Predicted 3D model of a 350-nucleotide RNA (Bacterial RNase P class A) from a Gammaproteobacteria bacterium. The organism belongs to Gammaproteobacteria, within Bacteria. Its mean pLDDT, the model's own confidence on a scale to 100, is 77.
RNA sequence: GGAGUCGGCCAGACAGUCGCUGUAUCCGCAAGGAUAUGGAGGAAAGUCCGGGCUCCACAGGGCAGGGCGCCAGGUAAUGCCUGGGAGGCGUGAGCCUACGGAAAGUGCCACAGAAAAUAUACCGCCGAUGUCCCGCAAGGGGCAGGUAAGGGUGAAAUGGUGCGGUAAGAGCGCACCGCGCGGCUGGUAACAGUCGUGGCAGGGAAAACCCCGCCCGGAGCAAGACCAAAUAGGGGAACGAUGGUGCGGCCCGCACUGUUCCCGGGUAGGUUGCUUGAGGUGUGCGGUGACGCACAUCCCAGAUGAAUGGCUGUCCACGACAGAACCCGGCUUACCGGCCGACUCCUUUU
Numbered sequence: 001g002g003a004g005u006c007g008g009c010c011a012g013a014c015a016g017u018c019g020c021u022g023u024a025u026c027c028g029c030a031a032g033g034a035u036a037u038g039g040a041g042g043a044a045a046g047u048c049c050g051g052g053c054u055c056c057a058c059a060g061g062g063c064a065g066g067g068c069g070c071c072a073g074g075u076a077a078u079g080c081c082u083g084g085g086a087g088g089c090g091u092g093a094g095c096c097u098a099c100g101g102a103a104a105g106u107g108c109c110a111c112a113g114a115a116a117a118u119a120u121a122c123c124g125c126c127g128a129u130g131u132c133c134c135g136c137a138a139g140g141g142g143c144a145g146g147u148a149a150g151g152g153u154g155a156a157a158u159g160g161u162g163c164g165g166u167a168a169g170a171g172c173g174c175a176c177c178g179c180g181c182g183g184c185u186g187g188u189a190a191c192a193g194u195c196g197u198g199g200c201a202g203g204g205a206a207a208a209c210c211c212c213g214c215c216c217g218g219a220g221c222a223a224g225a226c227c228a229a230a231u232a233g234g235g236g237a238a239c240g241a242u243g244g245u246g247c248g249g250c251c252c253g254c255a256c257u258g259u260u261c262c263c264g265g266g267u268a269g270g271u272u273g274c275u276u277g278a279g280g281u282g283u284g285c286g287g288u289g290a291c292g293c294a295c296a297u298c299c300c301a302g303a304u305g306a307a308u309g310g311c312u313g314u315c316c317a318c319g320a321c322a323g324a325a326c327c328c329g330g331c332u333u334a335c336c337g338g339c340c341g342a343c344u345c346c347u348u349u350u
Base pairs, nucleotide, nucleotide: 001346002345003344004343005342006341007340008339009338010337012315013314014313015312016311017310018309020039021038022037023036024035025034026033027032041321045332046331048330049329050328051327052326053220054219055218056217060252061251062250063249065216066215067214068213069212070084071083072082073081074080085099086097087096088095089094100211101210105209106208108204109203122151123150124147125146126145129144130143131142132141133140134139159177160176161175162174163173164172178200179198180197181196182195183194184193185192186191224272225271226270227269234263235262236261237260238259239258243257244256245255246254247253279298280297281296282295283294284293285292286291
C1' cells in the first nucleotide's frame, strides 16, 4: 500500500416562523386560552416464535395432534442467545450444519450398467482337477469347472493400501488404516486418547414413513370491565335429566341446569384497559461468554377516521429502507451512506 474477517455506534444538524398532540398548573359557565415540559424505528415491517396480562374456569388424567433433536450453561420463556464437541468449507482471521437412531420394521436410489440385495458376470483371467479334438513331440483349440484382483457403467459396485500365497484370484493369511465389541485415562458431558479383541453384519438417505427422548390447554385489547341507549318479553323448529351445555378434537372425569338452529325487528355512544416496565443509563464486583448481583440516577408516545407537518436560511456525511395502536424478548427480511476498534493474508522497503 492492497485485499478480507468479526464486533460496536449514528440515521441529517442548527436557527427563525406558522401549525398538530399528551401531561401538569393557572384563567374561563362553556367553547377555549396562557405557561412549562414530552412526542415513532433499527428495523416501528413480516405476523414467524416465546411470554406478560385478560377471559373460558374451580380444576384433572389419557389418546390423537403439534414442536424440538450433539453437550453444558443463560433467560420469564423459546424453535432464541453463549460456550464447548463432531462434521464440512477457507492459505488464514473466520464461516456453515434440519447434528438422536439404518443391528425394530416398511418403502426408495432415475438413467447407465451383468448387477443397486435373497446380489451378480458384459469385456476379461485361469483351466491345477475331469473330458473332447489336432499334433511324432513341444504345444494349440474347445467344453465342464473356478474367479471377481484388472477394465467398463455409475453419485455410489460390497471395506482401502501394501506384502505373501494361488492354476488364476479372493481377508485366503499378515501389517497399517477403517468398522463392531470391551477395558483404562482425561473431561460435568458431548467426546478425545490409548490398550485389547473379532476377519467384519455392503452403502446412501429418516429435510421418507417410522422408532426413541424432552416439551406443549384454548382464545385474544376488536381480550376484558363499567355506564348510557333502544326494541317485537316477536314467530317457528329440534333435543329434553337415561337429557342438554361448557372445558381446541375424542374418551374418562368435573361443574352448571336448560341448550341449539332458522326467519324478522331495534341500538351500537362514552369511560377504562392505555403505559413505571422481566424499563433505560452510569459505576463496581463475579463469570471465557451469554448474563447475574449491588449501588446511584432518570421517566423516555399513548393517538382513536388515527397526533410531530409546512415554509425560509446556513452547514454537510447530500439523508436510503421506512410510521407505534396492549406490552416485552427474539428471529427473518429491506437498506443510502458515515465513524470506531480488533484480527488475517499478499506485496514492497528498512